Predicted 3D model of a 404-nucleotide RNA (Bacterial RNase P class A) from Streptomyces phaeochromogenes. Its mean pLDDT, the model's own confidence on a scale to 100, is 76. Rfam family: Bacterial RNase P class A. Rfam classes the family as a ribozyme. Rfam links the family to the GO terms tRNA processing, dimeric ribonuclease P complex and ribonuclease P activity. Rfam describes the family as follows. Ribonuclease P (RNase P) is a ubiquitous endoribonuclease, found in archaea, bacteria and eukarya as well as chloroplasts and mitochondria. Its best characterised activity is the generation of mature 5'-ends of tRNAs by cleaving the 5'-leader elements of precursor-tRNAs. The gene name in the source record is rnpB. The model forms 97% of the base pairs in the Rfam consensus.

RNA sequence: CGAGCCGGGCGGACGGCCGCGUGGAGCCCCCCAGGGGCUUCCCGAGGAACGUCCGGACUCCACAGGGCAGGGUGGUGGCUAACGGCCACCCGGGGUGACCCGCGGGACAGUGCCACAGAAAAUAAACCGCCGGGGAUCUUGAUCCUCGGUAAGGGUGAAACGGUGGUGUAAGAGACCACCAGCGCCUGAGGUGACUCAGGCGGCUAGGUAAACCCCACCCGGAGCAAGGUCAAAAGGAGCCGCCGUAAAAAGCGCUCUGCGCGGACGUUCGAGGGCUGCCCGCCCGAGUCCGCGGGUAGACCGCACGAGGCCGGUGGCAACGCCGGUCCUAGAUGGAUGGCCGUCUCCCCGGCUGCCGCGAGGCGACCGGGUGACAAAAUCCGGCGUACAGCCCGACUCGUCUG
Numbered sequence: 001c002g003a004g005c006c007g008g009g010c011g012g013a014c015g016g017c018c019g020c021g022u023g024g025a026g027c028c029c030c031c032c033a034g035g036g037g038c039u040u041c042c043c044g045a046g047g048a049a050c051g052u053c054c055g056g057a058c059u060c061c062a063c064a065g066g067g068c069a070g071g072g073u074g075g076u077g078g079c080u081a082a083c084g085g086c087c088a089c090c091c092g093g094g095g096u097g098a099c100c101c102g103c104g105g106g107a108c109a110g111u112g113c114c115a116c117a118g119a120a121a122a123u124a125a126a127c128c129g130c131c132g133g134g135g136a137u138c139u140u141g142a143u144c145c146u147c148g149g150u151a152a153g154g155g156u157g158a159a160a161c162g163g164u165g166g167u168g169u170a171a172g173a174g175a176c177c178a179c180c181a182g183c184g185c186c187u188g189a190g191g192u193g194a195c196u197c198a199g200g201c202g203g204c205u206a207g208g209u210a211a212a213c214c215c216c217a218c219c220c221g222g223a224g225c226a227a228g229g230u231c232a233a234a235a236g237g238a239g240c241c242g243c244c245g246u247a248a249a250a251a252g253c254g255c256u257c258u259g260c261g262c263g264g265a266c267g268u269u270c271g272a273g274g275g276c277u278g279c280c281c282g283c284c285c286g287a288g289u290c291c292g293c294g295g296g297u298a299g300a301c302c303g304c305a306c307g308a309g310g311c312c313g314g315u316g317g318c319a320a321c322g323c324c325g326g327u328c329c330u331a332g333a334u335g336g337a338u339g340g341c342c343g344u345c346u347c348c349c350c351g352g353c354u355g356c357c358g359c360g361a362g363g364c365g366a367c368c369g370g371g372u373g374a375c376a377a378a379a380u381c382c383g384g385c386g387u388a389c390a391g392c393c394c395g396a397c398u399c400g401u402c403u404g
Base pairs, nucleotide, nucleotide: 001400002399003398004397006395007394008393009392010391012345013344014343015342016341017340018339020044021043023041024040025039026038027037028036029035030034046375050386051385053384054383055382056381057380058224059223060222061221065281066280067279068278070220071219072218073217074216075089076088077087078086079085090104091102092101093100094099105215106214110213111212112209113208114207127154128153129150130149131148132147133146134145135144136143137142162180163179164178165177166176167175181205183202184201185200186199187198188197189196190195228302229301230300231299236258237257238256239255240254242253243252260294261293262292263291264290265289266288273285274284275283276282309328310327311326312325313324314323315322316321348371349370350369351368352367354365355364356363357362
């Protein structure tokens, strides 16, 4: 210098004018469930706000077990509130390497599949071939037929009952032997562990596929901020020590409580209805539940931004991350705010031209002209994962080339 691989970050800045939203302070107003106006101060879109794929916090309901089903995860050890996430390691695979990938338990519980080719794809098997016996032909060399043996050689295929060398045999074959690979068992060493290494013994090797069904191990309440609350209003009803009114009342007004009217079905311990994941058994709650028609309300506020929070420093740990100390408060709309205009500049790319540094390979900068600016937007919040992204910056490492 080029190529690669891994991690982190930015993704515009400044000024002016006008215009928005929450909150604090002050002042003013209203029909005061509560709301509005003016001035000023602070703050006001993301690394993914996207996907809605996981896990939770929070809120409400439920918690009685048992059986069957359903769903999720799948090497070991850690981190975390938790997870299907993250970190480290083990094993397997890919790459010269830095590194990357893994639906990583089980094929001797069972079922299924392995196209085509091939003799044969799992209770394997004989196409070409090799050997032996018998027979026929004949140029005495061979050719053909039949019976038996064989799976070492050749062929097919992704894969064919281990590999290499030998002994042996009629010809062969783990039939036997040596070495090796695989599998099983034993011993020792290392490691928290998955596993690794070394040695010994054995049989001779009985495929692959579970990202096919399945088996095994572990785990799994439901619903969701349109969750869930408070207030106001309302037709009707009940009450009142109130107001008005009266001879006394009534009506009317006000206040408090309640929560509409009509009809029907079932039911009140012989239990309608509801709940316990989806079903069954069983258990629990329970006096109202449901259907039709008609009427009232559709409003205001809370939830709602202090968090498993951000940043800095120290410390423990290989790391994920934990602990300690300091410091900060950084959107909260509800038809849905953060915008518009102007100016200056910056980053980056292309072309031209030119100066400086260095022994060198090479590097840095100025000026002129032109051009680009991505993906995209809160709505209860948080931790992850996945996806998208113009243009750049920083760091570690690997390989190659060149120079001193």